Description:
The RNA shown here (Bacterial RNase P class A) has 340 nucleotides and comes from an uncultured SAR86 cluster bacterium. The prediction has a mean pLDDT of 77. It matches the Rfam family "Bacterial RNase P class A". By type it is a ribozyme.
RNA sequence: CGAGCUGACCGAGCGAUCGCUGGUUUUAAAACUAGAGGAAAGUCCGGGCUCCAUAGGACAAGGCGCCAGGUAACUCCUGGGAACAAUGAAAGUUGUUACGGCUAGUGCAGCAGAAAGCAAACCGCCUUUUUUAAGGUAAGGGUGAAAAGGUGAGGUAAGAGCUCACCGUGUAUUUGGAAACAAAUAUAGCUAGGUAAACCCCGCCUGGAGCAAGACUAAAUAGAGAUUCGUUAAUGUUGUCCGCAUUGAAUCUGGGUAAGUUGCUAGAGGUUUAUGGCGACAUAAACUCAAGAUGAAUGGUUGCUUAAAACAGAACCCGGCUUAUGGGUCAGCUCUCAAA
Numbered sequence: 001c002g003a004g005c006u007g008a009c010c011g012a013g014c015g016a017u018c019g020c021u022g023g024u025u026u027u028a029a030a031a032c033u034a035g036a037g038g039a040a041a042g043u044c045c046g047g048g049c050u051c052c053a054u055a056g057g058a059c060a061a062g063g064c065g066c067c068a069g070g071u072a073a074c075u076c077c078u079g080g081g082a083a084c085a086a087u088g089a090a091a092g093u094u095g096u097u098a099c100g101g102c103u104a105g106u107g108c109a110g111c112a113g114a115a116a117g118c119a120a121a122c123c124g125c126c127u128u129u130u131u132u133a134a135g136g137u138a139a140g141g142g143u144g145a146a147a148a149g150g151u152g153a154g155g156u157a158a159g160a161g162c163u164c165a166c167c168g169u170g171u172a173u174u175u176g177g178a179a180a181c182a183a184a185u186a187u188a189g190c191u192a193g194g195u196a197a198a199c200c201c202c203g204c205c206u207g208g209a210g211c212a213a214g215a216c217u218a219a220a221u222a223g224a225g226a227u228u229c230g231u232u233a234a235u236g237u238u239g240u241c242c243g244c245a246u247u248g249a250a251u252c253u254g255g256g257u258a259a260g261u262u263g264c265u266a267g268a269g270g271u272u273u274a275u276g277g278c279g280a281c282a283u284a285a286a287c288u289c290a291a292g293a294u295g296a297a298u299g300g301u302u303g304c305u306u307a308a309a310a311c312a313g314a315a316c317c318c319g320g321c322u323u324a325u326g327g328g329u330c331a332g333c334u335c336u337c338a339a340a
Base pairs, nucleotide, nucleotide: 002335003334004333005332006331007330008329009328010327012305013304014303015302016301017300018299020035021034022033023032024031037311041322042321044320045319046318047317048316049210050209051208052207056242057241058240059239061206062205063204064203065202066080067079068078069077070076081099082097083096084095085094086093087092100201101200105199106198107195108194122141123140124137125136126135127134128133149167150166151165152164153163154162168190169188170187171186172185173184174183175182176181214262215261216260217259224253225252226251227250228249229248233247234246235245236244269288270287271286272285273284274283275282276281
């Protein structure tokens, strides 16, 4: 220099002409002005808002799970700890984590193997002997994902934490830290594990439905018919029971309407600066308003600049997470080549 990987930012711009939707303005026309995303996707979480509704309580059910913070809130984000993995001689660096409990209980681990939940002797080693066998052993070998902590020494008939040293593990104390946790000292031969995104236990949390929620206006028809239950009953926005309130509730047949307005975009809003904080963020000030369609608007042609291609189109709104993505710029890392 070039290429690759990871992360962040951007997601075309300036004009002309014709057209579409909203707003301002106008008697009307014209004119002016605004007009899809970084993920609008997934519908996985959390809320704002609306209704049930001014009656709730218990159980069930569901969710989360190291510590401390942030936030309206969260299974999200920030910082710290621990474990594991990669790289490295090491220190370290980077990444991942569904990270409470297996000594409350239950379950599962096929086959192989002697033996896999209260467990073992197949080969082997040692001793005795009637050479048939008997006794001891769990250090060596075999099977298996996993076989009575590991290395070394002593000891033994041969062996074994049998004994000792170190490591590991449990308990206690001290120190550091707000804490998770870490280190040190002492002590005990202490040990038959794994799995909870298995059932379960522990701690904390949780009403439901959803803009097709809901509110208003106008219009039309058949305030039709039948059946079941009905205060010892039924209904009341997850289920069961208790409680409270109300007096009707449900099914089928048939008929009418399905139109308009609103909700609907000024917000936990955005930008900049200052202060505080490791940070996520918080506080204050100034400035600012960027779509509201409804069989569904934002397009066609063209000139210049340019890397302008991909993934891709709002439908009540917002904060996250996850997934897809061409190219440019910046930062870090890796590799090839060349030079010093």